Context: one part of a larger RNA
RNA sequence: CUCUAGUUAAGGAACUCUGCAAAUUGGUGCCGUAACUACGGGAGAAGGCACGCCCUUGUUGGUGACAUCACUUGCUGAUGAAGCUAACGAGGGUCGCAGUGAAAAGGGGGUAGCGACUGUUUAUCAAAAACACAGGUCUAUGCAAACACGUAAGUGGAAGUAUAUGGGCUGACGCCUGCCCGGUGCUGGAAGGUUAAGAGGAUUGGUUAGAGUAAUCGAAGCUGAGAAUUGAAGCCCCAGUAAACGGCGGCCGUAACAAUAACGGUCCUAAGGUAGCGAAAUUCCUAGUCGGGUAAGUUCCGACCUGCACGAAUGGCGUAACGACUUCCCCACUGUCUCAACUGGAGACCCA
Numbered sequence: 001c002u003c004u005a006g007u008u009a010a011g012g013a014a015c016u017c018u019g020c021a022a023a024u025u026g027g028u029g030c031c032g033u034a035a036c037u038a039c040g041g042g043a044g045a046a047g048g049c050a051c052g053c054c055c056u057u058g059u060u061g062g063u064g065a066c067a068u069c070a071c072u073u074g075c076u077g078a079u080g081a082a083g084c085u086a087a088c089g090a091g092g093g094u095c096g097c098a099g100u101g102a103a104a105a106g107g108g109g110g111u112a113g114c115g116a117c118u119g120u121u122u123a124u125c126a127a128a129a130a131c132a133c134a135g136g137u138c139u140a141u142g143c144a145a146a147c148a149c150g151u152a153a154g155u156g157g158a159a160g161u162a163u164a165u166g167g168g169c170u171g172a173c174g175c176c177u178g179c180c181c182g183g184u185g186c187u188g189g190a191a192g193g194u195u196a197a198g199a200g201g202a203u204u205g206g207u208u209a210g211a212g213u214a215a216u217c218g219a220a221g222c223u224g225a226g227a228a229u230u231g232a233a234g235c236c237c238c239a240g241u242a243a244a245c246g247g248c249g250g251c252c253g254u255a256a257c258a259a260u261a262a263c264g265g266u267c268c269u270a271a272g273g274u275a276g277c278g279a280a281a282u283u284c285c286u287a288g289u290c291g292g293g294u295a296a297g298u299u300c301c302g303a304c305c306u307g308c309a310c311g312a313a314u315g316g317c318g319u320a321a322c323g324a325c326u327u328c329c330c331c332a333c334u335g336u337c338u339c340a341a342c343u344g345g346a347g348a349c350c351c352a
Stems, first nucleotide, its partner, number of pairs: 001347008010338002014336001019333001027051005036041001052094012066080005071074001095099001107331004112326002114323002119131002135170007147156003173318004178248003183245002185241005192236003198230002203225005210217002249267005276310001277307001288304005
C1' cells in the first nucleotide's frame, strides 16, 4: 500500500450523477395515530411508556396428594383441599452507565411521474414505466364451425356449440371517448363498361382427284391459321363501415388609450382537433414567465398557454391501495465528506 472487520474528537450530506455505501430503527405489551379514501384501508402511520432480579400477595386456568361424607361397596359418586404449575395483575425491596443487558428482529415522513393491483421477463451487464392481467370493444364462426398442423388419411379446436371458440386492439375502477368514408382496407350490391380458358366457326393457307394448249383454277377429304358472337370472379362502378389503416387548415380586417378579438371577409378541404390536459417520460427557442421551497435551486412543486411537434380504446383526464420503479424535499442517523487516525485478521513487499 491492497482487501476485510471494528472504533473515532468537533461538525453532520459540506461527499456524490444519486445519502451509493455505512449508520440509525428493530422484540413484546399498553397508550396513541393525520391527510386522503373506493369506508376495506392508509396503519406497525407518526409519536410515546413499560420491560432485570428478590420478597409478599391477589384473580383465573391445569393437575390434584390427602381428608370428610354418601350409598347401590365400586377402577363409585359428592364436597373440601395442600403441593406443583401457567397466564394476568398488586404492593414492597434491590443492583448497574445500560434489564427484549449477548444473538436474532422495520429507519421514518412529505411531493410528483408512470403502471391500477398479486404476477412475468432479457439462464450469463437491463426486473422496468416493458409483458401479462381481470374488465371493455371490434371481428370471424351454425358445427363435418371458423382457425391451426398434415401431400393425405386424420388430429387439435372439443368429447365444446354463439353466456361457445378463434383473431385484432385497449387494459382495474370513475368521468368520458368529439368531427371526417375523399384515399387505403373490409362488407354488401349487381344495371352498365372491361375481361380468361372454353364454345363458336365467317374467312383463309397447304395438299390434289379433276379441268384447261398453257398460265392457272380446283370438289371432297386431310391438315394449318382464324373474324363476329357467347363467356365467371375480379377491376371500373354504386353504397355502408373509423374501439378498420388513418386524417382532424391558411390569410386579412375589426371594440371610444393601447393591447386583444366575442365579430366579419376570403381561399382551400373528406373533415378542419370537441371535452380534458398542457414548457409535459411530449416545449426547439428554454435555465420561458410568475409563485413556493433554499442564504443561494438548469432539478422539483403550483400556475400561465406563445401546444417548434398533447388529445380521446396507436385511448383522454382523474384515482384510494400497491411498487427491490423514477423525481424532488424534510426528520433521524452516520467516516459519504471536512480529513484523516487507530485496532484485529488476510495479502502484497523487504530481510533472514

The part of an RNA shown here (large-subunit ribosomal RNA, domain IV) has 352 nucleotides and comes from a metagenome.
The prediction has a mean pLDDT of 88.
It matches the Rfam family "Bacterial large subunit ribosomal RNA".